[in-house]
RNA sequence: CUCCGAUAAAGGCAAACCUUGCGAAAGCAUGGGACGCAAAGCUACGGGUCUAAUGUUUUUACUAUGACAGCCGGGCUGCCGAA
Numbered sequence: 001c002u003c004c005g006a007u008a009a010a011g012g013c014a015a016a017c018c019u020u021g022c023g024a025a026a027g028c029a030u031g032g033g034a035c036g037c038a039a040a041g042c043u044a045c046g047g048g049u050c051u052a053a054u055g056u057u058u059u060u061a062c063u064a065u066g067a068c069a070g071c072c073g074g075g076c077u078g079c080c081g082a083a
Base pairs, nucleotide, nucleotide: 004081005080012037013036017032018031020029021028022027035070041076042075043074045073046072047071048068049067050066055062056061
């Protein structure tokens, strides 16, 4: 340095649910709360998923310019150090 990841140490994040706010919605933010996480840090680049305001339309479907990084890859960065 790379891989790896303890019943180690020090810290970190925070699912569901609830409060308040934003949003058409998906969802996001805040406070509480912990199911979990060694990248559950950052990034929509590829795939995927969600929503459908708008647009189109045969009126019930299609559509991302909206989202999701805690779905899988890729990229960038990073704490600790037993085997």
A computed fold for an 83-nucleotide RNA, annotated as c-di-GMP-I riboswitch aptamer.
It was read from a public genome assembly, where an Rfam model found it.